Source information:
The prediction has a mean pLDDT of 77. This is a predicted structure of a 162-nucleotide RNA (SAM riboswitch aptamer (S box leader)) from a Bacillota bacterium.
RNA sequence: CUCUUAUCCAGAGUGGGGGAGAGAUGGGCUCAAUGAACCCCGGCAACCGAACCUGUUUCAGCGCUGUUGUGCAAUAUAUUUGCAGACUGUGCCUGCGACAGGUUGCCCGGUGCCAAUUCCCUCGGGUUGACUGUCUGUUGUUGUCUUCCUGGGAGAUAAGAG
Numbered sequence: 001c002u003c004u005u006a007u008c009c010a011g012a013g014u015g016g017g018g019g020a021g022a023g024a025u026g027g028g029c030u031c032a033a034u035g036a037a038c039c040c041c042g043g044c045a046a047c048c049g050a051a052c053c054u055g056u057u058u059c060a061g062c063g064c065u066g067u068u069g070u071g072c073a074a075u076a077u078a079u080u081u082g083c084a085g086a087c088u089g090u091g092c093c094u095g096c097g098a099c100a101g102g103u104u105g106c107c108c109g110g111u112g113c114c115a116a117u118u119c120c121c122u123c124g125g126g127u128u129g130a131c132u133g134u135c136u137g138u139u140g141u142u143g144u145c146u147u148c149c150u151g152g153g154a155g156a157u158a159a160g161a162g
Stems, first nucleotide, its partner, number of pairs: 001162008013041001015040003021031003026121003042114003047110002049106001050104008059095003062091003066087003070084005075078001118154001123151004129145003133141001
C1' cells in the first nucleotide's frame, strides 16, 4: 500500500509541559490566548491476548447394560460359569480440545480512543411538511427547501491475509 471481516448515537482531566493552530479531504458549522497541534502523566473502552463461569460437542478414559463363528481358566462336561478381547448402546462421571455466550478489567501483554453521532452534508431510494410552476378539474406532476428512515461511497480502528 491492497484485500477480507467486524465496529463507529456509550465512555474518558479544573493535571504538567508547549505556544498557534485543530476538527482526514471539498462545502458547512464549530473548537482554540478562559491556551490549538504535539509530548508526559492520568483516564476510558474491551478488538486481540489472559483468567474464570455456563452451555453444546468430537475424541480418549472410566463405570454400567447387551451381543459374541475370539482367547484363557474352572468343573458339574453343559445350549454352563468366570476373566479378558471385540462390537453396540448409555452416563447429574473424568480429561485434553473445538464452538457459542457471558464475566473480570489484568501480575505480565499488543493496539486503540479521551469537544460536538465518523460534528453535519456530498451519490441513490423512500417519507413528513412548506413554498413555487404547469396542466387538469381534484388529484397527479416539475423545481427548491425541510423531517425522518434506508442503501451506497469516503474515512477511522481492530483482527487476519497478501
Of the family's consensus pairs, 97% are formed in the model.